[in-house]
Formats: sequence, C1' cells, structure tokens
RNA sequence: CAGAGUAGGAUGCCAUGCGUUAAGUGCCAAAGGAUGGGAAGUUGCCUUUGGACGAAAAGCUUAGUCUUGCGGUGUGGCAGCCGCAUCCGCUG
Repeated sequence: CAGAGUAGGAUGCCAUGCGUUAAGUGCCAAAGGAUGGGAAGUUGCCUUUGGACGAAAAGCUUAGUCUUGCGGUGUGGCAGCCGCAUCCGCUG
C1' cells in the first nucleotide's frame, strides 16, 4: 500500500407453515439485547410493551387436516450480489 472477514440487507428459485373469524408485514414511541479475531460503537438488526393505520376472497363438496387464490405473511435451504467509520490483529 492492497485485501478478507460480523450482525444483517435486497433479489430469484425450492420446500414447509400461519392468517384470511386478521394474526403477520409496514409506520410511530419507549425500554432492553446481540453484532468481523480483540477494543469501542451505531447507520443498521432483534426482542418486549404501547399507539395509529389497515386487507381478497372464490370454487367444489362427500362440509374437508379440500382446492385455487390473496397477505408489502413466518421459517428453512440454495444461488450469486451488497455489507462496520476508527485502532489493533489477520492475509499478500
């Protein structure tokens, strides 16, 4: 001097659930937590609580643990992409 690596993000595909009697997602606030190998930390992430907003059902029927949809829906897998300012460490 150059580079790699976190939490995680978005996209595509696959699998499997949940909801459709409205949970979840998204928004706001507060509290807490985790986060490159080490230090420290927050743009971001997660959890809890509270608040506001808010939806797509249809079909068959033997009335079902059914089918097809729908939800900025949960989880897991795969693919390539993006991914910590600073100090030390690591690789060249």
Model confidence (mean pLDDT): 75 of 100. This is a predicted structure of a 92-nucleotide RNA (THF (Tetrahydrofolate) riboswitch aptamer) from uncultured Butyribacter sp. Its Rfam family is "THF (Tetrahydrofolate) riboswitch aptamer". Gene Ontology term of the family: tetrahydrofolate metabolic process. Rfam describes the family as follows. Tetrahydrofolate (THF) riboswitch was first reported for Ames et al. as an RNA motif in 5' untranslated (5'-UTR)regions of folate transport and biosynthesis genes in Firmicutes genomes. The sequence is in RNAcentral, with records from MGnify.